[in-house]
RNA sequence: UGAGGAGGCUGGGCGGCCGCGGCGUCCGUCCGGGCGUCGAGGAAAGUCCGAGCUCCACAGGGCAGGGUGCUUCGUAACGCGAAGGCGGGGUGACCCGACGGAAAGUGGCACAGAAACACACCGCCGAUGGGUCCGCAAGGACCACAGGCAAGGGUGAAAUGGUGCGGUAAGAGCGCACCGGCGGCCUGGCGACAGGCCGGCCGGCUAAACCCCACCCGGAGCAAUGCCAAAUAGGGGCGCGAUGGCGUGGCCCGCGCCGCGCCCGGGUAGGCAGCUCGAGGCGUAUGGCGACAUGCGUCCCAGAUGAAUGGCCGCCUCGGGACGCCUCCGGGCGUCCUAGACAGAACUCGGCUUACAGGCCCACUCAUAAA
Repeated sequence: UGAGGAGGCUGGGCGGCCGCGGCGUCCGUCCGGGCGUCGAGGAAAGUCCGAGCUCCACAGGGCAGGGUGCUUCGUAACGCGAAGGCGGGGUGACCCGACGGAAAGUGGCACAGAAACACACCGCCGAUGGGUCCGCAAGGACCACAGGCAAGGGUGAAAUGGUGCGGUAAGAGCGCACCGGCGGCCUGGCGACAGGCCGGCCGGCUAAACCCCACCCGGAGCAAUGCCAAAUAGGGGCGCGAUGGCGUGGCCCGCGCCGCGCCCGGGUAGGCAGCUCGAGGCGUAUGGCGACAUGCGUCCCAGAUGAAUGGCCGCCUCGGGACGCCUCCGGGCGUCCUAGACAGAACUCGGCUUACAGGCCCACUCAUAAA
C1' cells in the first nucleotide's frame, strides 16, 4: 500500500422564536397565566424466549402432553451469555454446527438392483456328496446336479470396516501389519474429551420417524387486579293513602302488584391506584481468562390515555454532490447546494432476532515492496 476477519462506541452541536405533556411553586374572575424543572431508542420494533407483579386453580405422587438436548460456569430465570471440547470450512485472522442414544424395541430406505437385513444376477470353485469316462487297483480326467464363496463385474445416495501381504478348492478378520470404529484398563482434565496399552469385538443408514434417556414445565394477563362512584332504569327495606284500581276467587277476609316519600346496596359512565426507585444508571476498588459478582461513592432519568416529546430560522462542524482554478497527477484551494440511516415509549425488567446513511476507536490476519 492492497485485500480481509473480529470486538466496541457513536447516531450532529450551539443559539433564537413559537408550541406540547408531567411535576413543583406563585397569582388568580374555577379556568387559565407566570416561573422553575424533567420529557424516546440502540433498537422504544418483531412480540420469539425467560422472569417480576396481579388474579384464578392446586394435598402428595404418578400417567398423559409440551419443551430443552456436547461440557463446565454465569444468572432471579432462560431456548440467553462466557470459557472450553468435538466435527466441518478457510492459507490465515476467524467462521459455522438441533452436537444425547441406531449395540433396547418398532417403522422407513423412492428409482435402479439378485439383495436395502439378511441377499446371489453375471461370476469364482470343484475340497465334500453325486454323475459320466479311463484304470486290475491306488487314483485320474470331465460335468456343474446338490453344494461352497462373496474376491471381481454390474445397480445404487448407500451393498455390511478399508489398504496390503499371507492363506485357500475358491474365498472370507480366516491369520498378520497399518488405518478407522467399538469395548476394557491406565494416565491427564471438575467435565465434555484427549493420549497410551490391550482385545479381531467389526453390529448398514435414518431419532427436525415413533421411541429410549436426562432435565424443566399449572392457566390467563396491566383491557391483570383493587378502590371511589353520577344520571337513567331496575333491586331491597321502612313509612304513607276518605282505602282507589288490577289479579287470585262464586263472595268476604287475606295475599300479591300498581302510586308517593325517605333510606340502603350492586353494576355501568367517569375518576383514582397499579405507574414507574428498579434483579436501576454512572464512577471506582477488589475477585475472576471471561460471562459476572461484591464493597464504597454518587445520580433520579418520560409516564401520556385520542395519547405530549414538535415546527421554523441562523451559525458551526462531519460527510456527500455540482462548478471553477492550480497541480510535483497523489491531490490541493475557492464558491454554491445539502443534517442526510433505521425508527418512535404505553406495567416493568433480562435476552434473542430483525432494520440502520455516515463517522470513530482498538488490536489482529494474509499478500507485496522498501528500510